[in-house]
This is a predicted structure of a 72-nucleotide RNA (transfer RNA) from Bifidobacterium longum.
The organism belongs to Bifidobacterium, within Bacteria.
RNA sequence: GCGUCGGUAGCUUAACGGCAGAGUCACGGUCUCCAAAACCGUGGGAUGCUGGGUCGAGACCAGCCCGACGCG
Numbered sequence: 001g002c003g004u005c006g007g008u009a010g011c012u013u014a015a016c017g018g019c020a021g022a023g024u025c026a027c028g029g030u031c032u033c034c035a036a037a038a039c040c041g042u043g044g045g046a047u048g049c050u051g052g053g054u055c056g057a058g059a060c061c062a063g064c065c066c067g068a069c070g071c072g
Stems, first nucleotide, its partner, number of pairs: 001071007010024004018055001025043006048064005
């Protein structure tokens, strides 16, 4: 330099072009002598950046940035 894949919450990770969900985590509560576990509730201002196309984009198109792998 070229190619492929990826970038969504603190972390892991879903989402036929139509309200962005879950687990974990944090906080509160129930339980307990206390704690852990379990259960209930609450909180997310998470879609890498800039444009394009569309009534509508996390998703499609272009460029850029970052990461992994491969080729040279």